[in-house]
RNA sequence: CGAGCUCCAGGGGAUGGAGUUCCCCAUAACCGCCAUCACGGCUGAUGACUCCUGCCGCGCU
Numbered sequence: 001c002g003a004g005c006u007c008c009a010g011g012g013g014a015u016g017g018a019g020u021u022c023c024c025c026a027u028a029a030c031c032g033c034c035a036u037c038a039c040g041g042c043u044g045a046u047g048a049c050u051c052c053u054g055c056c057g058c059g060c061u
Base pairs, nucleotide, nucleotide: 010025011024012023013022016052017051018050019049020048021047032042033041034040
């Protein structure tokens, strides 16, 4: 590094990672909002809290 066998490990909550906690799902849960015939407009990296990363705004050096 590759191959074989056995056993174990759940998933989701509108864009990343981690911890805590809540809720939901396995027939799935989940896949943002407003407006329009169409064109278009808006908030947020959280379900919630905290931290990190990224992004946006303001100020200082």
Overview:
A computed fold for a 61-nucleotide RNA from an Alphaproteobacteria bacterium, annotated as Fluoride riboswitch aptamer (crcB RNA motif). Its Rfam family is "Fluoride riboswitch aptamer (crcB RNA motif)". A reference for the family is Baker et al. (2012), "Widespread genetic switches and toxicity resistance proteins for fluoride", Science. The organism belongs to Alphaproteobacteria, within Bacteria. It was read from a public genome assembly, where an Rfam model found it.